RNAcentral holds the full RNA, with entries from ENA and SILVA. The part of an RNA shown here (small-subunit ribosomal RNA, 5' domain) has 521 nucleotides and comes from an uncultured bacterium. Rfam family: Bacterial small subunit ribosomal RNA.
[in-house]
Context: one part of a larger RNA
Order: sequence, then structure tokens, then C1' cells
RNA sequence: GACGAACGCUGGCGGCACGCCUAACACAUGCAAGUCGAACGGAACUGUUAAGGAAGAUUUCUUCGGAAUGAUUUCUUUUCGGUUUAGUGGCGGACGGGUGAGUAACGCGUGAGGAACCUGCCUUCCAGAGGGGGAUAACGUUUGGAAACGAACGCUAAUACCGCAUACCUUAUAAAGAUCGCAUGAUCUUUAUAAGAAAGGAGCACUCCGCUGGAAGAUGGCCUCGCGUCCAAUUAGCUAGUUGGUGAGGUAACGGCCCACCAAGGCGACGAUUGGUAGCCGGACUGAGAGGUUGAACGGCCACAUUGGGACUGAGACACGGCCCAGACUCCUACGGGAGGCAGCAGUGGGGAAUAUUGCACAAUGGGGGAAACCCUGAUGCAGCGAUGCCGCGUGAGGGAAGAAGGUUUUCGGAUUGUAAACCUCUGUUUUAAGUGAAGAUAAUGACGGUAGCUUAAGAGGAAGCCACGGCUAACUACGUGCCAGCAGCCGCGGUAAUACGUAGGUGGCAAGCGUUGUCC
Repeated sequence: GACGAACGCUGGCGGCACGCCUAACACAUGCAAGUCGAACGGAACUGUUAAGGAAGAUUUCUUCGGAAUGAUUUCUUUUCGGUUUAGUGGCGGACGGGUGAGUAACGCGUGAGGAACCUGCCUUCCAGAGGGGGAUAACGUUUGGAAACGAACGCUAAUACCGCAUACCUUAUAAAGAUCGCAUGAUCUUUAUAAGAAAGGAGCACUCCGCUGGAAGAUGGCCUCGCGUCCAAUUAGCUAGUUGGUGAGGUAACGGCCCACCAAGGCGACGAUUGGUAGCCGGACUGAGAGGUUGAACGGCCACAUUGGGACUGAGACACGGCCCAGACUCCUACGGGAGGCAGCAGUGGGGAAUAUUGCACAAUGGGGGAAACCCUGAUGCAGCGAUGCCGCGUGAGGGAAGAAGGUUUUCGGAUUGUAAACCUCUGUUUUAAGUGAAGAUAAUGACGGUAGCUUAAGAGGAAGCCACGGCUAACUACGUGCCAGCAGCCGCGGUAAUACGUAGGUGGCAAGCGUUGUCC
């Protein structure tokens, strides 16, 4: 000098930041990923059209039995809408958010390579979308179970699923040619054979949104390599899929990645192996620099999601708020069986010297879905708490000597506190009250927020402490104590005149802080 700090004393305001460093300990509760009815069939509610049935006020006629009329109410079926939506289907839940346990590794950083690769949505271009089929949830009936959740039978739709046709092309094989390359080879052209697509929706319509095949781009990813990346030799030898080959498998792709066979290799004092420690970097702190230390916040990469293992779906996961299995733990149970995973945001217990609200809003920025309206978003924007840090401001200004009183001290003359106070004249940063009132948003929409700012009024009123004073080191006297009580970073103070202990007065330093402790330079 610095800090994600803590502790002691003290504490007025504002702005901007930051806030579980310990138990990757366990978690009550709420929220954190949905959306689309313009993909689909239903269901519920509701309006409307038409037909039929039932009840029926009133009025007319009447042979007094009744007939006609039919306001109004209601039921069933039906036409056309509207709202809501469990289910099928699509896209998104692989982003965003958290944590640093593991990892000494191509994990990270940096520079190359992929002629060994993939890429949903997006952009550009080319070519298409013909004609069929069978199911299944929902729903209905029956039924099992305490529940979680099922079972059987029957019915139905699609942008769900499956054949067929077509093929600009793509892929595979074979053949020929051209151009090129650092090797394996790459690219292009031509021919032949074989295989391979599709879906519709909205709208009066124009058209729009989608669908299929292909080429290119962009974006994102995957793989390989050079170099760099902590400590220990009181760790010296390590290695059998081990090192290489052939073949087959697997992958988007190369590869002992996996397997069969064959060979006996491979690494190591230029530190293998083993053990310990650790996420890495841009950066941060310090330093004249070289260097040393560090990796909170912000940004990039990696890894993980109760512990271990596994795959499924998908363009993308071996998937934090998906699935399956095993373990530990917790909970429910009718004892047969089930449910759960805060290292998301708040919050609780625990641990600890120590670290915040179970807040508001989607107004902005961004993300997902949707044609859109819009919906969702604890990302984010804000607010709350904390002197945790940095920065700024204030706690008054000018005048004022009878150098008041009081305190302290004294050689009793005085000295000092000290222009300090009182008192006089002012000011209004702050404060309080009232009024006004933004930008951030674009015509509308503002959580923040009646916030910031501005205006007016009142009135010095509400706002100073902490540490030190022997030397280092700025700042001294008195009393108390008497090697006691105590101080102390080092040297050292204290045993009767202690500038070193305690108190008081005074002084010095810093200041809404000051000191102590810890850590790094």
C1' cells in the first nucleotide's frame, strides 16, 4: 500500500460498487420453463339458426264439454360462431442462472491443422410437394389400487405414423478424363447401375406462415498437434490394450476407441511413475522495474448438479428443476407399495470470527413460444438490509479581550485551556415542512416513484469520534501506584519524585470513522 475481511469504541447524509471465503452440510414453504386453438379430434360454457316436444299468462268463439290464439319458460336435435382448455402434435426445456467438489489434464492459455468432421433456428440460391393406407391418445363402458398409478374392450383426428410414385440432386459402386496438392489424396466433368423426399394451416382474394431434396454462407460445436502451465527424489523405475501392425466393428469424424490375431514393444534424471496441493485465463494487488502473490466481483473456457453407473430422445445432453438402476438420507402408507433432491431466487437449521429480503416489476435490455394480440422469464431492471469498500458533502461563517467563569498547573507573581465560549452580524450546503416534478419511451405502455431535480418557508437549530503522546514517531505535565497493578510492534518501562502502568488537564494524528487482528507485496 491492498482486502469479498472480522473484532472493539463511535456513527449525520448522498452516489457507485460489493456482501457464506466455513459444511459440494441437511433442507419446511413459495416461486425460478414454458408456449402455440392460425397442426388436430374432442370436452365444458355461451350466443345464434332451424325443427320437434312439454308447461302455459292473455284474448276470441262457445252447445259451457271445449276449440282457436299463443306473450313467456323449458328440454332434445340441428346450423353458424365465441371463450376456456385436459390430451395428441410442434418448438423450447442442451440457453439463461448456480457452484468450484473433482481435475496437474490438450483442462486452460497461445499458435497452427482437419485432404478425418457435424451444425436446429437464421441468410442467399436451385428444384419440388402426386397419390394412398393403417393406427392411437383424448373420449365412452367395465375394472384393479389407500395412494402413486394402471388394465381390458370399443370409437376418432392431425403438420403424429407407414408404404407407393417422381429425383434438380445426394449417397454407394464401377469406368473414363481434366486440374491441383505436403503424403494418405482433393476438387471438377461425363457415363452406367442401385437406393433415397415432402404437410399442411390462415385468409373472400392478393398473399403470408410453414414442408421436402440439394448447394453455399453465417453461427455454434468436435477432434489433432507445437509451446507454456505448482510442490516433493526422504517418490527411480513404470507399463499387458501396455507400444506397434493386419482385419473387422463403432463414431459426425481420426484413433487400441473396442474386439480377434500377430510382433515385443512404449515411457523415464530433459524427472517417467507415485504422493500432495490446485479449476485455468483476461485480469487484480504490490513493486521504479524485473519479479512476487492472487484468480472475490465483471468477461472467456472447463467441470459438476444427493453419491456412483447407464443409456433414451434430439441438430445439440449422456441432460441442475428429464428417464432407468444401485447406495445413503428424508417423507407418505390401508404395510401391499410409493414420493423427493435449493452448488436457481428468497428463506430455515447447522457450521463459523463472519456475510442480506420468504420484497416490487416485466416499464427497459435480453431470452423461449406464437402470424399476431400476448403469455412465460427470482435472467434482468429496481427497491430493502449492512460504514463492507471507494468517492463526495456536512456538523457552520465573520467579528468578538473584561483575555469572563470553570478546569488544570504554579516558583502563588502567573501560565494554560483561549477568539475558544458568552455576545453581535450573517449564511442555508445539509435538515424539516409544503408545492412542483422529470429523463429513462416511440403515438401508447414506468416496477423504480410522487424518486431525482427545482421552488418556497423555518431555523445554528438535528449531526464527532477514535487512537496516540520514552526512542523508532508528530505530540508533556500533575496526581495515584510502588518489580504490585499493569504496558509492550522492537528496544524495553514499573522496586516512592514513572513524559513508558491508571486517571485528569493539555497536545499530536486521522476523521464518519478510528484503532486492533489476520493475509499478500